RNAcentral holds the full RNA, with entries from SILVA. Small-subunit ribosomal RNA, 5' domain from a metagenome, 522 nucleotides, folded computationally.

[in-house]
Context: one part of a larger RNA
């Protein structure tokens, strides 16, 4: 020089686009982030339509283009957060599984027949202050249980045939033996068992590479092999029971210490250093520490238990909770933002759809935090002002075309008025195909951002320049104050009576809505 999630001081006109607790993974008040489906079910609390009564705004009844709780299905492993922990097959790269799994989704075949007992809920008792809880009767299913059937598949054994370095892997094929399933429906479908390939996402192995210290030299008993067994989707000391006594280290193992890897990003002429902030992959973690249910898939941030710390309720019997989610608070800090508006767009969940939900997203607020853009006026104008700072050999320079002045313009500002694109689904309506409710075209209809960007019109030079520097380095001088004091200072040094080096003025030289300091990295 360059760079930065930067933070300070002075100062500040605008707009675009990016970015914002680096520190206490510290503790958190309040809201709100994950729900969905009535085309699985029984239902019917509020609501709403009908009907009846009469007390005229209430009862009771009925229903379905509505549904609170409840049974059920799918989702809640995803999408955000953080970086504690980890120096490790955690990351990155190359392979490998002849050692696996995959819900939804496409695809290949065959089925989809019957039976049957609870149970929530609703009602009725009853404990509790509350979270909630026990007991009684009774119902329901696409919840549960069982029964038949088996194209398929898995399990044992056997056969024929290819392939492979191999424990064998693949095709065919004969016998046993196990293994299914549910219906809903607007009659078009839309689900449900088993199975066959794919896809897509894991899981596991392996080679290489991947911090700092040797003032860290030994380490190591499930340790290292085998043998068998059990587990596991899968191999494997993953675990066991026996047996051998190994394995790993100076090409640095054991140990401390510190740290999330990488794609990037910075600087560099390049090797190379440095670097993980935003955005992207992975990995870990969810108030510590452990544990498993569930489930295709978790050892599960807004799921459960159990023990701990810590808060908060309590009628003292008990019981409630976890912002490293979005927004705020309190504390720490030198220091980082609103308890904002939308599901219009995109993207997730449910759902046949309408559609509900979405602090994911899109958007707006706040900061000069950067990086781009614009502006803050053009042109004439000397008597170089008779003006005021400042300097002088006192003549005079200069500040300076600078200002008055004379013309011109209006990007910004301000007022006014006109106004978006981002959109396609859904719905209505028409026209075309044929599977007759689809798909295809065309009109309307739909925007949180927004009356915002954009455009026009009208006024007026009218709303806008600063901040560090000036011995040398390094662009840029003099005059006054001071007198080893105040005081500058990156370095080298300035100051003790003429300081171009302190402090103030003129001047001036550099960047410029910044412009200088500190910190940090090449």
């Nucleotide at each position: 020089g360059g760079a930065u999630g930067a933070a300070c001081g002075c100062u500040a006109g605008c707009g675009g686009c990016a970015g914002g607790c680096u520190u206490a993974a510290u503790a958190c008040a309040u809201g709100c982030a994950a729900g969905u489906c009535g085309a699985a079910c029984g239902g019917u609390a509020a609501g709403c339509a009908c009907c009846u009564g009469c007390u005229u705004g209430c009862a009771g009844g009925u229903g379905a283009c509505a549904c609170g709780a409840g049974u059920g299905g799918c989702g809640c492993a995803c999408g955000g957060g953080u970086g504690c922990g980890u120096a490790g097959c955690g990351c990155g790269u190359a392979u490998g599984c002849a050692a696996c799994c995959u819900a939804c989704c496409u695809u290949u075949a065959a089925c989809u027949a019957g039976a049957g007992g609870a149970u929530a809920g609703c009602c009725c008792c009853g404990a509790g202050a509350a979270a909630u809880c026990g007991g009684g009767a009774u119902u329901a299913a696409u919840a549960c249980u069982u029964u038949a059937u088996a194209a398929a598949a898995a399990u044992a054994a056997g056969a024929u045939c290819u392939g492979g370095c191999a424990u064998c892997a693949g095709a065919u094929u004969u016998u046993a033996u196990u293994u299914a399933a549910a219906g809903c429906u607007c009659c078009g479908g839309c689900g449900g068992u088993u199975u066959u390939a794919g896809a897509u996402g894991g899981g596991c192995a392996u080679g290489c590479g991947u911090g700092a210290c040797a003032u860290u030299a030994g380490c190591u008993a499930g340790u290292u092999g085998g043998u068998g067994a059990g587990g596991u989707a899968a191999c494997g000391g993953c675990u066991c029971a026996c047996c051998a006594a190994g394995g790993c280290a100076a090409c640095g193992a054991u140990g401390u210490c510190u740290a999330g890897g990488g794609g990037u990003u910075c600087u560099g002429a390049g090797a190379g250093g440095a670097u993980u902030u935003u955005c992207c992959c992975c990995c870990a973690c969810a108030c510590u520490g452990g544990u498993a249910c569930u489930g295709a898939g978790a050892c599960a941030c807004g799921g459960a238990c159990c023990a701990g710390a810590c808060u908060c309720c309590u009628a003292c019997g008990g019981g409630a909770g976890g912002c490293a989610g979005c927004a705020g608070u309190a504390a720490g800090g030198a220091a980082u933002a609103u308890u904002g508006g939308g599901c219009a767009a995109u993207g997730g969940a449910c759902g046949a759809a309408a559609g509900u939900c979405u602090g994911a997203c899109c958007c707006a607020g706040c900061c000069a935090u950067g990086c781009c853009g614009c502006g803050u006026g053009c042109a004439g104008g000397a008597u170089g002002a008779c003006a005021g700072c400042c300097c002088u050999a006192c003549g005079g320079g200069u500040u300076g075309u600078a200002a008055a002045c004379u013309g011109c313009u209006u990007u910004u500002a301000u007022a006014c008025a006109g106004g978006a694109a981002a959109a396609a689904u859904u719905c209505u309506c028409c026209c075309g195909a044929c599977g007759u409710g689809u798909c295809g075209g065309g009109a309307g209809u739909c925007g949180a951002u927004g009356g915002u960007a954009c455009u026009g019109u009208a006024u007026g030079a009218a709303u806008a320049a600063g901040c560090a520097c000036c011995g040398g380095c390094u662009a840029a001088c003099u005059c006054c104050g001071u007198g080893c004091c105040a005081g500058c200072a990156g370095c080298c040094g300035c100051g003790g009576u003429a300081a171009u080096a302190c402090g103030g003025a003129g001047g001036g030289u550099g960047c410029a809505a910044g412009c200088g300091u500190u910190a940090u990295c090449c």